A computed fold for a 327-nucleotide part of an RNA from Spirochaeta aurantia, annotated as large-subunit ribosomal RNA, domain IV. The organism belongs to Spirochaeta, within Bacteria.

[in-house]
Context: one part of a larger RNA
RNA sequence: CUCGGGUAAAGGAACUAGGCAAACUACAUACGUAACUUCGGGAUAAGUAUGGCCCUUGAAAGAGGGUGGCACGGAAAUGGCCCAAGCGACUGUUUACCAAAAACACAGGUCUCUGCUAAUCUGCAAAGAGAAGUAUAGGGGCUGACACCUGCCCGGUGCUGGAAGGUUAAGGGGAGUGGUUAGACGCAAGUCGAAGCUGCGAACUGAAGCCCCAGUAAACGGCGGCCGUAACUAUAACGGUCCUAAGGUAGCGAAAUUCCUUGUCGGGUAAGUUCCGACCCGCACGAAUGGUGUAACGACUUGGGCGCUGUCUCUACCCGAGGCCCG
Numbered sequence: 001c002u003c004g005g006g007u008a009a010a011g012g013a014a015c016u017a018g019g020c021a022a023a024c025u026a027c028a029u030a031c032g033u034a035a036c037u038u039c040g041g042g043a044u045a046a047g048u049a050u051g052g053c054c055c056u057u058g059a060a061a062g063a064g065g066g067u068g069g070c071a072c073g074g075a076a077a078u079g080g081c082c083c084a085a086g087c088g089a090c091u092g093u094u095u096a097c098c099a100a101a102a103a104c105a106c107a108g109g110u111c112u113c114u115g116c117u118a119a120u121c122u123g124c125a126a127a128g129a130g131a132a133g134u135a136u137a138g139g140g141g142c143u144g145a146c147a148c149c150u151g152c153c154c155g156g157u158g159c160u161g162g163a164a165g166g167u168u169a170a171g172g173g174g175a176g177u178g179g180u181u182a183g184a185c186g187c188a189a190g191u192c193g194a195a196g197c198u199g200c201g202a203a204c205u206g207a208a209g210c211c212c213c214a215g216u217a218a219a220c221g222g223c224g225g226c227c228g229u230a231a232c233u234a235u236a237a238c239g240g241u242c243c244u245a246a247g248g249u250a251g252c253g254a255a256a257u258u259c260c261u262u263g264u265c266g267g268g269u270a271a272g273u274u275c276c277g278a279c280c281c282g283c284a285c286g287a288a289u290g291g292u293g294u295a296a297c298g299a300c301u302u303g304g305g306c307g308c309u310g311u312c313u314c315u316a317c318c319c320g321a322g323g324c325c326c327g
């Protein structure tokens, strides 16, 4: 010096990104116990007091008396507590070996598919799962206890329904046309050319789909701009105008979202870029990609306080292990 353990005057978080680590607390009995609350909780809330041994009494719990120690839950084991806010309701689950969480799941809500040889999934198939179930069932999507709620837009995309018209494949159809040649004509070269076979092939016919017409947002998604106006000023309940499918409702708001920004005001501190309460000018919240609250819960995150301490002022010493030096 490193590691493990112990003690410490005075101070007591001044340490630090942060009380990280350590310390305090801890058991039993009795007393006592707030806000809030879903009336179950919160709660071991918080906060107090007592605790050995002997005698008497008593069924015991206990009561009375005595007595020793620095110390009586005499060792060990064995919650620190409170206030406020965010997120997630909760118990659970997860990155085996850097992440345990606000992520996943969840009960509950809702949409959608599925009438049974179900939908869906696996397999080339036979077949199997679903299910020896039958819509109070099964599959899929989203949301995520509970309370109060969940606004407007169907123009685009998707899905569902519709079938009049337009477009549209193979196929059907076969107008027309090409090849071949028995033959005819011709002195010849060659020309014409039936049937058959064969190549191409117009009209017409021809489904779904698409176009089209509706519905549908707890489907994917979206939810404006400019100008003026009130008897101080300021502001604009009000008016005008342009655009849109419709122009963001309730609630919340410098927020896990706010750039400007350490916004402004208030609280807390001697002093506060954090925190809490407000304001609203929301760069760029907003209603099941849910909105706003919420008791209980959390090895979650943030701020504050009491207690406590070698975290620190500021280090020192002791015990054990290693290293190093001498031998």
Base pairs, nucleotide, nucleotide: 001322002321003320004319005318006317007316008315010313011312014311019308027051028050029049030048031047036041038145052067053066054065055064056063057062068072080306081305082304083303084302085301086300087298088297092104093103108143109142110141111140112139113138114137120129121128122127146293147292148291149290151223152222153221156220157219158216159215160214161213162212165211166210167209171205172204176200177199178198179197180196183192184191185190224242225241226240227239228238251285252282263279264278265277266276267275